This is a predicted structure of a 1512-nucleotide RNA (small-subunit ribosomal RNA) from an uncultured Actinomycetales bacterium. The RNAcentral record of the sequence draws on ENA and SILVA.
């Protein structure tokens, strides 16, 4: 010393910058849901709106005079009168008080407030000290009596009468004026104090013995006045105000000073340090809030100040321009005889209005305090107390111990259980509040009376007492159901579109509590206005440049002085609050006492570094003189050549231009081309350069001339004379204005041609304004280094311009090496969110100026000032969004680049698209044509077999525990099963025969039928709830982790690079090393060879009927098994002594041997709910399920995949070869024999290295056809046939004869393939009763052709670049128009408000004049008189009012303009990638519309090439 916490939300993600928004407090609060006591505060924030009613200010008989009624006693002549009550009530005179107290905050921006000072320019009742006096006199007058007058308020005559009421007089000082003159004292204006002369001015008594009062002087003390310096607000879109204005003389007037106020002279006063105007606002202590500076208030409480129905006005008084007082005038209520009059709640209650709100028409004066009084004591809605109100603070309760079967209920449930929960019930206990009751030491009193409050003490009895918001994240605290982008929630983000912890309600949980959300408001958090503590290259933000004015800041020294500045004390800085600490109420809240605190202000003292001042010096900033220098700096003059065009003449001849390709235009009237010649403007190639000048715009042939600057160098002058610069002034690229020239190219607008879907554009011919000159205007721009000016001080490397020294060289040029002053590029320390800056800072400092404060509305309206317009400065709100931005990551993306690679292109083979048929799909049709699959990746796909069956569709005709499972219960034993016969399309019904169930512990089980019940069932739905499966990038070469390192950080790095590969494949470098899924390998298969085995298979030698037929053999082949080979191993070159390529050897095979299997992280919500499996929704005499019979086959027509052709390289006939791979038992099925044949009879042999299928076909020889719609080609179609099957009509397939269509090699486009491969030829299998297959899945035969190459097209791969894209280019987005919904502008006008100004009218009043009329005191005079006073009038001011043109400013308008916002409206595609014409900035012109075009300019353009600089 006691003091400072941060979250969410822009991105895919990150850093920053910036806003929005939450958590804390607070409150005179209010609304919702809820409520048990007590104590202390608090309570109309709105209409200063209008008030009914009661009260809120009297009092004194010890200042006067006069003085009742009624009642009571008594007495009475009943008329009444006397005595209490009484000198009383109730009025008047007088006197004090009423100017306090209590309201409230309209005014008011102001000497009102604070806060310190002044008054030598002042007052001051009561009140306190002091000195001194209280003589002597008059005259009225109210109430009262009597007479009127009016409704009322009120009032008038006549008669009388007392005072502390009033008036005269004496006399008085230290009192006042006036004059003289000393003393001392202030900074002065003057103040004090003393002497002498001299004007002039008092008084009241009152009760009873002792006081109160009266007058004069002085002084205090209180309280007030004016005065000054400071302080505290918003606006410049309010910049000039001011005539009593500012000052002086004179008067007047005030308690007092002063233009307060009048006259007369002067022209001052205020103001950018913000006058004046306009808007708001009572200031303070203080109150919230913050760490603190600070913000915000200014309720209660306290101190000042205004105000009192609005305006103006004065009397009285010590004191008022007077809230409960007078006079006017205005509005308004009331009253009334209609003449006239009353009236102010912002006092306390209380009413009515207004609002989201805010109380009782209470009760004492008993305590505090004011008033009057000698006092008693009256008066007090001030004050002290109750009431009402959870408004607020702060205290207490709603029980406490014990109690597990962990009850029952509720939720939840994985069904096991867990939760509510020791909570309950029980059991034992207490009595704070609560009931009720006694007692009395307090308490003013209303209430109360046996009963208040406050205290003590008892009785009863867990009894009376617990809510509210919240559970997505910020934020503690989760489930279930219901809803279904609906209802709805929300502070910011954002839930809700069938599995919502985010809507509702439940259960359970979290907070806090008699409260507990919500709203509204303030700080605060927010360094988000930044003194304390922010920025300004790119995020908002540096002025277009310079010159200077005021201010602001300022080099070295000396001396002076104390203004800033340090310190020390004094004064003050009211109390209350605040902090400490004590203490009282049982504790707190409150209460008190003490001390800090009150940062301030002012005043002496003291010190002088530093800053300022005031002298004085000095030279390092500045500046000037001199001698050089380089320069597209600036004006004016005047002069040159090339090239454009245009014009004349010549030569010449059919095109010329023009584009992407055109085409408009120009040419036979001779053009383009070419020579000669002339003419007119405009602009200066090379030189030439990150080269120079300039303060920026901007300067460029060539000479002249005037002229600014600026570097170098040397001594000389001058002595801070600097720097920066609010307002000002000047200069200012392009466009564009005027006015007069001038016009050769180019060219905004227009024309025409072209593209275009259109093209108001890019592209072409043309062509006005304009560009050019002079004068004048305009003043903007990406006017940018997007980087204000000055000044210091920080490491270096290298170019280049312009001096100057030194060296070197006789001398010079080159060259070194130093300096200065300009221009660039690297890079360090630093800096910066990052990109970057880096001695020419964006580093470390200072010292001016100038901007900033989310985006969007908007640089936009309105007002001003500028312009000749165009415009141009300066500059807002409302509204409405959470964002908008900057750097930089990683991806993806380009009509961006580099590199690679792939039957991607390109060279090639066949092809397909044309025809005819098969098939699938689309539409169409239909009772139904069951669903599914839609670019590549759907479509001879599910489907390897749709005649019934399948079948899921469609008709019709049946069933309902079901065509299938469990499982109980109850029944029946017999059923089932085979079978016969009726109806019936069947399914089903009935019906006939056989069988008359097994097991058994005798309980019964199994079996099965019926009934009931739970459930079967569903090819319904939803691939966007889902598993599983599968396609696809793509067999592409990638995708990634650990650790290190780099970076604030998302994230690089590794994984780039340089070689090389099919390959992230190796290899070399290398902040990286290493690893994992991918790559290759390891696995099947074909090719080479050995070894072992020979039966069914194999035959070479040998024997045989000569058929491997058999003996035999184990060589060959072949089969089954096991090995082995190939690994760039080895030679040459190449290459980096590398991987690694190229050739060669040998080998069967060469560099992955040929083929397969084998799919990485992922992507498409990608395909499938109908292969199967599931969530949740749907149906249950149906959406199930059975059966018949139809469709899944239809057909104007399009689309995909295929068969067969179109012929002669064929086709038909007839002959003769060689395969692999496979089936086979409900099966292949040989020979044979029947039929033209398809088949049919038969049945050897075979569960097959034996038997069958089984014939392979092209192919080869032979014959024949001869180029034709044919002896090609086979649809169609007609007849008659096999087969398969219950059944071939719809709708099988084969067979024989007949028929004999369209087709002559196919438009635009388009597939497939790189070698045993395409191409062609056959052969088998699956499903299958057959069979739509030409498909599909194996299989072997014959067997080519072409590759220069990577520019183009598709796809992918790695780098790198630019983004405004991340749902990632099928992206993001611009403006017009059309709907709607909000809120502004402008508007013919209209309706008001404020303020003032001319001018008219003139109330009350104050003042000043007159006073013929009136007058008691006092004076002169004595008349009815003067003086002196007044009424009345009369003048100057003067509120309201009126009348008049004009300022501000508000509300509303028909209409109109632009903005903003709103899930799918229109019309194009402006911008983001070279956005497809690069894009912006000013400008001008055009145009539906983003937009385009012209001129000057930026780069905050991509790409590609060269210069120059640099790095290495």
């Nucleotide at each position: 010393a006691u003091g400072g916490a941060g979250a969410g939300u822009u991105u895919g993600a990150u850093u920053c910058u910036g806003g929005c928004u939450c958590a804390g407090g607070a409150u005179g609060a209010a609304c919702g849901c809820u409520g048990g006591c007590u104590g202390c505060g608090u309570g109309c924030u709105u209409a200063a709106c209008a008030c009914a009613u009661g009260c809120a200010a009297g009092u004194c008989g010890a200042a006067c005079g006069a003085g009742a009624a009624c009642a009571c006693a008594c007495c009475u002549u009943c008329g009444g009168g006397u005595g209490u009550a009484a000198g009383u009530a109730g009025a008047g005179u007088g006197g004090c008080g009423a100017a306090c107290g209590g309201g409230u905050g309209a005014g008011u921006a102001a000497c009102a407030c604070g806060u310190g000072a002044a008054u030598a320019a002042c007052c001051u009742g009561c009140c306190c000290c002091c000195u001194u006096c209280u003589a002597a006199g008059g005259g009225a007058u109210a109430g009262u009596g009597u007479c009127g007058g009016g409704a009322a308020a009120c009032u008038g005559a006549c008669a009388g009468u007392a005072a502390u009421a009033c008036c005269u007089u004496a006399u008085a000082c230290u009192c006042u004026g006036g004059a003289u003159c000393c003393c001392c004292c202030g900074c002065a204006u003057g103040a004090g104090g003393g002497a002498u002369c001299u004007u002039g001015g008092a008084a009241a008594g009152a009760u009873u013995u002792a006081u109160c009062g009266g007058a004069a002087a002085g002084g205090g003390a209180u309280g007030g006045a004016u005065u000054c310096g400071c302080g505290g607000u918003g606006u410049a879109u309010c910049a000039g105000u001011u005539a009593g204005u500012u000052g002086g003389u004179a008067a007047g007037g005030u308690a007092a000073c002063g233009g307060c106020u009048u006259a007369c002279c002067a022209a001052g006063a205020c103001u950018a340090c913000g006058a004046c105007g306009c808007a708001u606002a009572a200031c303070c202590g203080g109150u919230c809030u913050g760490a603190g500076a600070g913000g915000a208030u200014g309720a209660a409480c306290g101190g000042u100040c205004a105000c009192a129905u609005u305006g103006g006005g004065a009397c009285u008084g010590a004191g008022a321009u007077a809230c409960g007082g007078c006079c006017c005038a205005g509005a308004c209520u009331c009253c009334u005889a209609c003449g006239g009059g009353a009236g102010g709640c912002a006092g306390c209650a209380g009413u009515g209005g207004g609002g989201a709100a805010u109380a009782u028409u209470g009760c004492a004066c008993a305590a505090u305090g004011g008033g009057c009084g000698a006092a008693a004591g009256c008066c007090u809605g001030a004050u002290g107390c109750a009431g009402c109100g959870a408004c607020g603070c702060a205290g207490c309760g709603u029980g406490a111990a014990g109690g597990a079967u962990g009850a029952a209920g509720g939720u939840c449930u994985u069904c096991g259980g867990a939760u509510c929960g020791u909570a309950a019930a029980c059991u034992u206990c207490u009595u704070u509040u609560a009931u009720u009751g006694a007692c009395u030491a307090g308490u003013a009193a209303a209430c109360a009376a046996g009963a208040a409050c406050a205290g003590u003490c008892a009785c009863u009895g867990a009894a009376u007492a617990a809510g509210c918001a919240c559970c997505g994240g910020c934020u503690a605290a989760c489930u279930a159901c219901g809803u279904g982008c609906c209802a709805g929630c929300a502070g910011c983000c954002g839930c809700g579109g069938u599995a919502a912890u985010a809507c509702g309600u439940a259960g359970g949980g979290u907070g806090c509590a008699a409260g507990c959300g919500u709203u509204a408001u303030c700080c605060g958090g927010a360094a988000u206005u930044a003194u304390u503590g922010g920025g300004c290259g790119u995020a908002a933000a540096g002025a277009g440049c310079u010159c200077g004015u005021a201010g602001g800041u300022g080099g070295u020294u000396u001396g002076g002085c104390a203004c800033g500045u340090c310190u020390g004390a004094u004064g003050u800085g009211a109390a209350a609050a605040c902090u400490a600490u004590a203490g009282g109420c049982u504790c707190a809240a409150c209460c008190u006492g003490u001390a800090g605190c009150u940062u301030g202000c002012a005043u002496c003292g003291g010190g002088u570094a530093c800053g300022g001042u005031c002298a004085g010096a000095c030279u390092a900033g500045a500046a000037u003189a001199u001698g050089g220098c380089a320069g597209a700096g600036g004006a004016g003059a005047a002069u040159g050549g090339a090239a454009u065009u245009c014009c004349u003449g010549g030569u010449g001849u059919a095109g010329c231009g023009g584009u992407g390709a055109a085409a408009u235009g120009c040419u036979u009237a001779g053009a383009u081309a070419u020579c000669a010649g002339g003419a007119a403007g405009a602009a200066c190639a090379c030189c030439a350069a990150u080269a120079g000048c300039g303060a920026a715009g901007g300067c460029a042939g060539u000479u002249c001339u005037c002229u600014g600057g600026g570097c170098c160098a040397u001594u000389a002058u001058u002595g801070a004379c600097a720097c920066u610069g609010a307002g000002g002034a000047g200069c200012g690229a392009a466009a564009g204005c005027g006015u007069g020239g001038g016009g050769a190219g180019c060219g905004a607008a227009c024309a025409g041609g072209a593209u275009u879907a259109g093209a108001u554009a890019c592209c072409c011919u043309g062509g006005u304004a304009g560009u050019c000159c002079a004068c004048g205007c305009c003043g903007u721009c990406a006017a940018c280094g997007u980087u204000g000016g000055g000044a210091a001080c920080u490491c270096g490397a290298u170019g280049u311009u312009g001096g100057a020294a030194g060296g070197u060289u006789u001398c010079a040029a080159c060259c070194c090496u130093u300096u200065c002053a300009g221009u660039g590029u690297c890079c360090a320390a630093g800096c910066u969110a990052a990109c970057g800056c880096g001695u020419u800072a964006a580093g470390u400092u200072c010292c001016c100026c100038g901007c900033c404060u989310g985006g969007g509305g908007a640089g936009u309206a309105c007002g001003g000032c500028c312009g000749c317009a165009a415009g141009g400065c300066u500059a807002a709100a409302a509204c409405u969004c959470a964002a908008a931005g900057a750097a930089a990551u990683u991806g993806a993306c380009g009509g961006g680049g580099a590199c690679c690679c792939g039957c991607a292109c390109a060279a090639g083979u066949a092809g397909c698209g044309g025809a005819g048929c098969a098939u699938g799909c689309g539409g169409a049709u239909u009772a139904a044509u069951u669903c599914g699959a839609u670019g590549c990746a759907a479509c001879g796909c599910g489907a390897a077999g749709a005649a019934c069956c399948u079948u899921a569709c469609c008709u019709g005709c049946g069933u309902u525990u079901g065509a299938c499972a469990u499982a109980u219960a109850g029944u029946g034993g017999a059923a089932a099963g085979u079978u016969u016969c009726u109806a019936g399309a069947g399914a089903u019904a009935g019906u006939u025969a056989c069988c008359c169930c097994u097991c058994u512990u005798c309980g019964g089980a199994g079996c099965u039928g019926c009934u009931a019940u739970a459930c079967a069932g569903g090819u319904g739905g939803u691939g966007c709830a889902u598993g599983g499966u599968u396609g696809u990038c793509g067999u592409c070469a990638g995708c990634u982790c650990g650790u290190g390192u780099c970076g604030u950080g998302a994230g690089a790095u590794g994984u780039u690079c340089g070689g090389u590969u099919a390959a992230g494949u190796c290899c070399g470098c290398u902040a990286a090393c290493g690893a994992g899924c991918g790559c290759a390998a390891c696995c099947c298969u074909c090719g080479u060879u050995u070894u072992a085995u020979g039966u069914u298979g194999c035959u070479a030698a040998c024997a045989u009927u000569c058929a491997g037929u058999u003996g035999a053999g184990a060589a060959c082949u072949c089969a089954u098994a096991a090995a082995a080979u190939a690994c760039u191993g080895c030679c040459c070159g190449g290459g980096u002594c590398a991987a690694c390529c190229g050739g060669g050897a040998g080998g069967a095979a060469g560099g992955u041997g040929g083929g397969g299997a084998u799919g990485a992280c992922g992507u498409c919500a990608a395909a499938u709910c109908a292969u199967c499996a599931u969530g949740c929704c749907c149906c249950u005499u149906a959406c199930a399920u059975g059966c018949a019979g139809g469709g899944c086959u239809u057909c104007a027509c399009g689309c995909g995949u295929g068969c067969u052709a179109c012929a002669a390289u064929g086709g038909c006939c007839g002959g003769u070869a060689c395969a692999a791979a496979c089936u086979g038992c409900u099966g292949c099925g040989a020979u044979a024999c029947a039929g033209u044949a398809a088949u049919g009879u038969g049945g050897a042999g075979c569960g097959a290295a034996u038997c069958a299928g089984a014939a392979a076909a092209a192919a080869c020889c032979g014959g024949u056809c001869u180029c034709a719609g044919u002896u090609c080609a086979g649809a169609u179609a007609g007849a008659g046939g096999u087969c398969u099957g219950c059944a071939a009509c719809u709708c099988g397939a084969c067979c024989u004869c007949u028929u004999g269509a369209a087709g002559a090699u196919g438009g635009a486009g388009u597939u497939a393939c790189u070698a045993g491969u395409a191409a062609u030829c056959g052969u088998g299998g699956a499903u299958c009763a057959g069979c739509a297959a030409u498909g599909c899945c194996a299989c072997g035969g014959u067997g080519a052709a072409u590759a220069c190459g990577u520019u183009c097209u598709c796809g992918g791969g790695u780098c790198u670049u630019g983004u405004a894209c991340a749902c990632a280019c099928c992206g993001c987005c611009c403006g017009u128009c059309a709907a709607g919904u909000c809120a502004u502008g402008a508007a013919a006008g209209u309706c008001g408000g404020u303020a003032a100004c001319a001018c008219c009218c003139g109330a009350a009043g104050c003042c000043g004049g007159u006073g013929g009329c009136c007058u008691a005191a006092c004076c002169c005079u004595u008349g009815u008189g003067g003086a002196a006073g007044g009424a009345g009038c009369c003048g100057u001011c003067g509120a309201a009012g009126g009348u008049g043109g004009g300022a501000c400013u508000g509300g509303u308008a028909a209409u109109u303009a632009g903005g903003a916002c709103u899930a799918a409206g229109u019309c194009g595609u402006a911008a983001c990638a070279a956005g497809g014409u690069a894009g912006c900035c000013g400008u001008a012109c055009c145009g539906g519309a983003a937009g385009g075009u012209g001129u000057g300019g930026c780069u905050g353009g991509a790409u590609u090439a060269c210069c120059u600089c640099c790095u290495u």